[in-house]
Context: one part of a larger RNA
RNA sequence: UUGGGCGUAAAGAGCGCGCAGGCGGCCGAGCAAAGUCGACUGGUGAAAUACCCCCGGCUCAACCGGGGGGUGACUGGCGAUACUUGUGGGCUUUGAGUAGGGGAGAGGGGAGUGGAAUUCCCGGUGUAGUAGUGAAAUGCGUAGAUAUCGGGAGGAACACCAGUGGCGAAGGCGACUCUCUGGCCCCUUUACUGACGCUGAGGCGCGAAGGCUGGGGGAGCGAACGGGAUUAGAUACCCCGGUAGUCCCAGCAGUAAACGAUGGACACUCGGUGUCGGUGGUGUUGACCCCACCGGUGCCCAAGCAAACGCAUUAAGUGUCCCGCCUGGGGAGUACGGUCGCAAGGCUAAAACUC
Repeated sequence: UUGGGCGUAAAGAGCGCGCAGGCGGCCGAGCAAAGUCGACUGGUGAAAUACCCCCGGCUCAACCGGGGGGUGACUGGCGAUACUUGUGGGCUUUGAGUAGGGGAGAGGGGAGUGGAAUUCCCGGUGUAGUAGUGAAAUGCGUAGAUAUCGGGAGGAACACCAGUGGCGAAGGCGACUCUCUGGCCCCUUUACUGACGCUGAGGCGCGAAGGCUGGGGGAGCGAACGGGAUUAGAUACCCCGGUAGUCCCAGCAGUAAACGAUGGACACUCGGUGUCGGUGGUGUUGACCCCACCGGUGCCCAAGCAAACGCAUUAAGUGUCCCGCCUGGGGAGUACGGUCGCAAGGCUAAAACUC
């Protein structure tokens, strides 16, 4: 509980869909009169306080005491109808959407394929080292390693392209091909629907990494763990190994510096420059180039904003609507309770005390 705020001081929910609710485009002398309005009218409006006027007591005042007044506010009636609202009608289209044509993309799911590299296995050549570091050692190697050539197995990730780039609501998405599928943007005769919209408490869904359950898989890497070093010590940093895990399927979990530390929608407000997608125009045999516009993504700056840093048509500017959140530090995102979970734990969320 008003107010003031939420990029970095406390504060934007990780993201979406959406019920209720809140808010909502244009037109008419439509109707109604709930909100609203009336210098109209009735009632209520205790005391104290507050406002105005008068008087008194403390030397004044504050303070205290006495008297008078009306309003606001609430309520009934009467009236007004611009706005809001309700009801009824219309509308065309500018909000929103649908359709036809064209286009971009690591958007998502499934299936298949490929090459480089690491490791392992088999075979050949070959001999004493190799590996590793600041230096070493542990390790590996005469049971033939490392190196090199040929063959094979398996798993995981896709160099260059690569971008200041693209796509997705967010998490996130990167070899190639096929297939299923979502969203978005631009252009167009422009056609059609005719406010169908915005937001969204609860709710539902999605949600990196790590973790959990069952099953598979296991090349490389690698918590834990073992060993070697370093060191005063070294439960580390460095080195040699290495289990879970990392991968796949089904399910659970639901967190993050889930960040732009910036909720969503709409409108308005100087410019410059790059880039991606598209359209039109000039031009050309054509591509390129150039100009304009629409949409995305960056940088720089004006007004304005800001405590400053900075933001600045992708706003943190100017406004409207809706939601979430904050209210000194610690205690504490903890206890207790509730609820969800197999567990780990998640969500919700105090107080004593203390500064």
Molecule: small-subunit ribosomal RNA, central domain
Organism: uncultured bacterium